[in-house]
């Protein structure tokens, strides 16, 4: 959210909350005694009485039961469960067997009458009676007691057997019978049921005892009846259960005590299993009954539905007092997420009574509620394709929904109606369920599908909405315009009378690891060391048998589970049967191992002797350097310190320097991955105390060991107490410096400290981030100490050997790093230690400590990761090598002036859009007056200014288009006026007008293709197959030469390839061939344009490894890629660009589209960017004079000759171009001449005015002449750009676009032509190699710590207030004991009097609960 049916279970987990009402234990008349009424029926006039209802109904006395059943789990961590045992320490009503008896008397009481009291609820006086009620006596055992022997035994309270005594019984009912006796009842006999007393037995119960049973040590010590023993009390029994007295015991690290939670089992669930959770229903214990305390009866009780007292609570009340206890079944309030009917019946199991019938019985069996769960079953079956309609979606063709429907035949579980109708009932009777199950029949597909899901895990896709909204989410994670993930449809997929969330538990999770985990770096080895207690333990025997292993018996209750066989139709349920199940007992057996014990052994361990080395510990003493410091002597301006100062110090004599003297601390060379030492540590030299190692020897002891919770020392540095010392050095401090600042680095000074003695502290990166031991398990090669053999005169040198130290390494380990006889290998044994990060090594308890603080050591909260070890990058103010106009070296600029131009700003009706670091800013723009234009105002159109395609009109149709009106587009319409095909109706092509659609430089360049820029013409970026690693990846690509080049060589687990380099192409530079119209005056020559040649480190010397390759040199135009250009690896910046174009989505449609006139794109306080020209004498201006190339040209170049000071104007010749023109002397250059340092004969903006040229137009807004005018500028501040040779840098000249032009821009072309490179510290940019990383959107990364404000957890906090358990005093109810019993007393004694016995009362001792108290 949804719901048809049946079976069979189940159902207050929370408030052991409170409870109206009704029922849940009562039977027995065959123990007793008493005993009605109402109705009816007689008498009676009534009043009344009688009978009958009846010896019934009733209460009482007795007697059984009422201690079961039934219900709940609050207490409870305990002999309470569980299991297995002891009871030589008990009990046991009903029952069953067995034995034995049952005789004889008494004396009260209830009921009941009469009376009182009271609201009631109950009481009380008197007085009557019965019993199977009560009491005496009698008998009495094999019963109790007492005291003796015997036998079993560890043990006597067990069993036998005697002894004198002593004590203890009873009860009657029903029945048959009727001989005897009795009037008669009866008596008596006889059954039976009761009943006394004893033995056993069955069940059932009480104690005790092994072993198992949750969590915390931030609870370490508790115990005073405590723990034994004597005596006594109690008890069914043992026992400190209780009491007196006596000793000082007991329990606890194997966890006492105290806290905290918790009924325990059988089972359940759920794991492969060891386990983990649970403990509802069933069944078995225990425990409770309002809280709490106590006893009575009785076989049993410390008593759910008795009692007695306190307390809360809560009803009644006439206020004086009384009554209640649903954790029993329904049911009712609360509480809560949440759990039913105030149901029928005792027919059946069962259980009280009773002889019996019977009665009771909310146990128990049925019923109604609840999809709570389990199982069944069902909403139909079969055909049916136009693949209907509709939806949904779509590339529009179609796909799907779908045999799905619709329609045809068919059935009738199930529901409906009718008819039948059990079992359940073992001799009679007796069925709640139930007219139920289950059987026949009729009729009709009729009454009957949902839920979640479809990004991956996980089985199912699509539209549209929606745009970090709204949502969605079990984990990754989804959602910012195209969401398979959020809503919705439509398809799907999963289960289905369900289905989905959540909550729990167990699994996965070997993520607490007994099975079955780890600790060098991920968490994790205590700093070291000794050592109690546990633990573990050499070799050979013997014994024993606790461990262990095996045989048997017992037990493991019934149900569960397993197998199996049967009943309900099945099946769940349910019934046989047969298996399973323990660390369990008891008994026999076995002796390897492990223990125990005896008695050995010597290899472990210790001893001993002889030897050795060593900064091993403590102490007393001693010595030289050296620092500082006084004194003094010589000497004079410094010294000192730094990157570079400066504070200091110094003319009052420093620093230097000689001399001499104090003091403290520390001990250079020797000096070594050398020594010693458990670690912390140890260093000049002597003496004097000490420990501890190694070696050789194999005399001696004989397992004496190893480890090590808790303990014990002992432990660097700082610090800290007390008292000395005190030179240097030096936290704090003060100065000088750096610096934004510098509470630092640095530098001048300094105080505690640093040293000693004693005492504290107990921590470290206390590190090999590696606990200790012991064996074992390839070598190699140093070092330090000894010892054997060889050898030698001797020494050295070799070899083998033990113990220390260290590289390196096979196996093997490891997640890699890495470790590898000094393990982290391979065992083994004990210890410490870990369990996601933070929080936190904190808080709080507790300890220790003078303090600092130190050990121990959590939670809330909160994260989805933190975290090792290696990998590719990327990055460093890491390091090595190497490159570049990148620095240096030069030349020539830009930055300052004025103008072009491009951009930001600003304006503005618009200044249309893009391009923004390098890589935007003379970009897009190879040409903005109109047009271009995309903007703006204003005026028009609306199938349009252009495509197509229906349909429909049109014949003076299309076309061309005067007047008018208008800025114009447009409106308008005179007048002219046509085509193609044809079957002659027609149609096609135009125009009209509709309808699809057109159109948009309107948005996303972060949806897109395509092009491009940029690192970079940097040298580099991959692969295939091998190898090598668990992988990621390596390797090749790296190393050692060289190169411009990953460009080649050599070496290599590599071998090869691939895109890039290079070369092929193209221009030039030489030479040759071939052609040659124009070019030259011919022609082998220049020149054009095409084919070759020619350069290859090929020769020659020299380095080099004799490799690549590199220095030099011949020759050669040219020489090591000659010089230039095209070419641009895998990628990289969501770089550019939707406005070139092209395109998916979204917008727009009388408007974002189109068409026109005018503006705008040309603004200007300003600011950057690119250039132009200039500041001038290498120079300006006059005048003579010399030498290219590349290109363009027919709507074009345009010549000669003419005009004009010029621009330019006339002119047209000639040329589609090696012919002709542009184009001319090409300019700078030479030559000559003037002008002289000046704002000018520089420089030319600017602005007047006069032309010219294009143009449909130069007003905003073109150029390009002449003549006037003549600004700023005198070389540019930080700062910053381009060149390495035919380059700069200067000169001019051509071209595109173009009607003209704002071009000083771009694109080419020749002329003339320098200087400079020591060099790679340094700036930038890049390549290879290594290195470090907490970085990977990769340094513009990444991340700390304060403040501010807000919210949340937690801790302290002056205090405040509640609960819980103890403890001390105080007070004490009922009520057993106990004392007393002067009061009361029926049964006994006794002739009495009286007495025993017993009761109230009073008390005492314990104690529930209460007060008060400190903790």
């Nucleotide at each position: 959210c949804u719901g048809g049916c049946g079976g069979c279970g189940u159902g207050c987990c929370u408030a052991a909350c409170a409870c109206a009402u009704g029922c849940a234990a009562g039977u027995c008349g065959a123990a007793c005694g008493c005993g009605a009424a109402a109705g009816c029926c007689c008498c009676g006039c009534a009043a009344g009485g009688g009978g009958u209802u009846a010896g019934u109904a009733g209460a009482g006395u007795g007697g059984c039961a009422a201690a079961c059943g039934g219900g709940u789990g609050a207490g409870u961590a305990a002999c309470a469960c569980g299991u297995g045992g002891g009871u030589g320490a008990c009990c046991u009503g009903c029952c069953u067997u067995c034995g034995a008896g049952c005789g004889g008397g008494g004396g009260a009481u209830a009921a009941c009458g009469u009376c009182c009291c009271g609201a009631a609820a109950g009481g009380g006086a008197c007085g009557c009676u019965a019993a199977u009620a009560c009491c005496g006596c009698a008998u009495a055992a094999c019963a109790u007691c007492c005291u003796g022997c015997c036998u079993u035994u560890u043990a006597a309270g067990a069993g036998g057997u005697g002894g004198a005594g002593a004590u203890c019984a009873a009860a009657g009912c029903c029945g048959g019978g009727g001989a005897u006796c009795g009037c008669a009842a009866g008596a008596c006999c006889u059954g039976g049921c009761a009943c006394u007393u004893g033995a056993a037995g069955a069940g059932g119960g009480g104690c005790c005892c092994g072993c198992g049973c949750c969590u915390g040590a931030u609870u370490a010590g508790c115990u005073a009846g405590u723990u034994g023993g004597u005596g006594g009390g109690g008890u069914a029994a043992u026992g400190g259960c209780c009491u007196a007295c006596c000793a000082a015991g007991g329990c606890a690290a194997c966890g006492a005590u105290c806290a905290g939670u918790a009924u325990c089992c059988g089972g359940c669930c759920u794991g492969a299993g060891a386990g983990g959770g649970c403990g509802g229903a069933c069944g078995g214990a225990c425990a409770c009954a309002c809280u709490g305390g106590a006893a009575c009866u009785g076989a049993g009780a410390g008593a759910c539905g008795g009692u007695c007292c306190c307390g809360a609570c809560u009803c009644c009340u006439a206020c004086g007092g009384g009554g209640g206890g649903c954790a029993g079944c329904a049911g009712u309030g609360a509480g809560g997420a949440a759990u039913a009917u105030u149901g029928g019946g005792c027919a059946a199991u069962g259980g009280g009574c009773u002889a019996a019938c019977g009665c009771c019985u909310g146990a128990c069996c049925c019923a109604g509620c609840a999809a709570c769960g389990c199982c069944g079953c069902g909403u139909g079956g079969a055909g049916g394709a136009u693949g209907a309609a509709g939806g949904u979606u779509u590339u529009u063709g179609g796909a799907u929904u779908g045999u799905a429907a619709a329609c045809u035949c068919c059935u009738u579980u199930u529901g409906u109606g009718g008819g039948g109708g059990a079992a359940g009932a073992g001799a009679g009777c007796g069925g709640a369920c139930g007219g139920u199950a289950c059987c026949c029949c009729a009729a009709g597909a009729a009454u009957c599908a949902g839920u979640c899901a479809c990004g991956g895990c996980u089985a199912a896709c699509u539209a549209c909405g929606u745009g970090c909204c709204a949502g969605c989410a079990g984990c990754c994670g989804c959602g910012g315009u195209a969401a398979u993930a959020c809503g919705u449809a439509g398809g799907u997929g999963a289960c289905g009378a369900g289905c989905g969330u959540u909550a729990u538990c167990c699994g996965g999770a070997a993520u607490u690891a007994u099975u079955g985990g780890g600790c060098g770096u991920a968490a994790a080895g205590c700093g070291c060391c000794c050592g109690c207690a546990g633990g573990c333990g050499g070799c050979g025997a013997g014994a024993c048998a606790a461990g262990u292993c095996u045989g048997a018996c017992g037990u493991g209750a019934a149900a569960u589970c397993a197998c199996u066989c049967g009943g309900c139709u099945u099946a769940a349920c349910c019934g046989g049967g047969u298996g399973g199940g323990g660390u369990c007992g008891u008994u026999g057996g076995a002796a390897a191992c492990u223990g125990u014990u005896u008695g050995g052994c010597u290899u472990g361990a210790g001893g001993c002797a002889a030897g050795g080395a060593g900064a091993g510990g403590g102490g007393u003493g001693u010595g030289g350097a050296a620092u500082u410091c006084c004194c003094g002597g010589u000497g004079u301006a410094g010294u000192g310190g730094u990157g570079g100062a400066a504070u200091g110090c110094g003319u009052a004599g420093a620093g230097a320097u000689c001399g001499g003297g104090a003091g403290g601390a520390a001990c250079a060379u020797c000096a070594g991955u050398g020594g010693c030492g458990c670690a912390a540590g140890c260093g000049g030299c002597a003496c004097c105390c000490u420990g501890g190692c190694c070696u050789u020897g194999g005399c001696c002891u004989g397992a004496c060991g190893c480890u090590c919770a808790g303990g014990g020392g002992c432990g660097a540095a700082a610090g800290c107490g007390u008292g000395g010392g005190g030179a240097g050095c030096g936290a704090a401090c003060g100065g000088g410096a750096u610096u934004a600042g510098a509470u630092a680095c640095c530098c001048c000074g300094g105080u505690a400290g640093u040293c000693c003695a004693c005492g504290c502290c107990g921590u470290a990166a206390a590190c090999g981030a590696u606990g200790a031991a012991c064996a074992c398990u390839a070598g190699g090669u140093g070092u330090g100490g000894g010892g054997g053999g060889u050898u030698u005169c001797a020494a050295c040198a070799c070899u083998c050997u033990c113990c220390g130290u260290g590289c390196c390494g096979c196996a093997g380990c490891u997640a890699a790093c890495g470790c590898g006889c000094u393990a982290a290998g391979u065992g083994u044994u004990c210890c410490g230690c870990c369990u996601g990060g933070g929080g936190a090594g904190u808080a709080c308890g507790g300890u220790c400590g003078c303090a600092a603080g130190g050990c121990u050591a959590a939670a809330a909260c909160u994260c989805a990761a933190a975290g090792g070890a290696a990998u590719u990058g990327a990055c460093g103010g890491g390091g090595g090598c190497c490159c570049g106009c990148a620095c240096a070296a030069g030349c020539a600029g830009c930055g300052g002036a004025g103008c072009g131009u491009g951009u930001g700003g600003u304006u503005u009706a618009a200044u249309u859009c893009g391009a923004u670091g390098c890589a935007a800013c003379a970009c897009g723009a190879a040409g903005a007056a109109c047009c271009u234009u995309a903007c703006c105002u204003g005026g028009g159109u609306u199938u349009g200014a252009c495509a197509u395609c229906g349909c429909c009109g049109u014949a003076g149709u299309a076309g061309u288009g005067a007047a008018g009106c208008g800025a114009a587009a447009g409106c308008g319409g005179a007048a002219c006026g046509a085509c193609c095909c044809u079957u002659c109706g027609g149609g096609g092509a135009g125009c009209g007008g509709u309808g699809a659609c057109a159109g948009g430089u309107g948005c996303u360049g972060c949806a897109u293709g395509g092009c491009u820029g940029u690192c970079g013409u940097c040298a580099g970026c991959u692969c295939g197959u091998g190898u090598c690693g668990u992988g990621a990846g390596a390797u090749g690509u790296u190393g050692g030469g060289u190169u411009a080049a990953g460009u080649c060589c050599c070496g290599c687990a590599a071998c090869g390839a691939g895109c890039g380099c290079a070369a092929c192409c193209c221009c030039u530079g030489u030479g040759g061939c071939u052609a040659g119209u124009u070019a030259c005056a011919c022609g082998u020559g220049u020149c054009u344009a095409g084919c070759c040649a020619g350069a290859c480190g090929g020769c020659c010397g020299g380095u080099c490894g004799c490799a690549a390759a590199c220095c030099g040199g011949a020759g050669g135009a040219a020489g090591g890629u000659g010089g230039g250009g095209a070419u641009g690896a895998c990628g990289u910046c969501a770089a550019g660009u939707c406005a070139g174009c092209a395109u998916g989505g979204c917008c727009u449609u009388u408007a974002u589209a189109u068409c026109c006139a005018g503006g705008g794109c040309g603004a200007c306080a300003c600011a950057c960017a690119c250039g132009c020209u200039a500041c001038a004498a290498u120079g300006g201006g006059c005048c003579g004079u010399a030498c290219a190339a590349c290109g363009g040209g027919c709507a074009g170049c345009g010549a000669a000759g003419g005009g004009g000071c010029g621009a330019c104007c006339u002119g047209g010749a000639g040329c589609g171009a090696a012919u002709c023109c542009c184009a001319a002397c090409a300019a700078a250059g030479c030559g000559g001449u003037u002008c002289g340092u000046a704002g000018u004969u520089c420089a030319g903006a600017u602005u007047g005015c006069a032309g010219g040229c294009u143009g449909c137009a130069a007003c905003u807004c073109g150029c390009c002449u002449g003549c006037a005018u003549g600004a700023a500028g005198c070389c540019g501040g930080a700062g910053u750009u381009g060149c390495u040779a035919g380059u700069a840098a200067a000169c001019g000249c051509c071209g595109g676009u173009c009607a003209g032009c704002g071009a000083u821009a771009c694109g080419g072309c020749g002329u003339u032509g320098a200087a400079u490179a020591c060099g790679u510290u340094c700036c930038c940019g890049g390549g290879c190699c290594u290195u470090g990383u907490a970085c990977a959107c990769a340094c513009c990364g990444c991340c700390c710590g304060u403040c501010a404000c807000g919210u949340c957890a937690u801790g302290g906090g002056a205090g405040u207030u509640g609960g819980u358990a103890a403890c001390a005093c105080u007070u004490g109810a009922a009520g057993u004991c106990g004392g007393u019993g002067a009061c009361c007393u029926a049964a006994c004694c006794g002739c009495a009097a009286g007495g025993a016995g017993g009761g109230a009362g009073c008390u005492g001792c314990c104690u529930a609960g209460g007060g008060u108290g400190g903790g």